């Protein structure tokens, strides 16, 4: 060179933007771990295109991983 496949919270995954762990407050405790409760955290890797509507199709760009030469 070429081809495949991914890419969403800090990390792992779902989709109808949730849930899990973790994180930060409070209860609790001498304190600390568990546990309860509440919270915040995404311009769905970035552009554009098609659609009444796009995390989902389609272009291109980066990254990462497999394969071929």
């Nucleotide at each position: 060179a070429g081809u495949u496949a991914a890419u969403u919270a800090g990390c792992u995954u779902a989709a109808g933007a949730a849930a899990g762990c973790a994180u930060a407050u409070g209860u609790u405790u001498u304190g600390a771990a568990a546990a309860c409760a509440u919270a915040a955290a995404a311009u769905u890797a970035g552009a554009a295109g098609u659609u009444c509507a796009a995390u989902u199709c389609u272009u291109c760009u980066a990254u990462u991983a497999a394969c071929u030469u």
A computed fold for a 69-nucleotide RNA from Ceracris versicolor, annotated as transfer RNA. The coordinates come from a structure-prediction model, not an experiment, and the mean pLDDT is 84. Taxonomically the source falls in Ceracris (Eukaryota, Mandibulata, Pancrustacea, Dicondylia). The RNAcentral record of the sequence draws on ENA.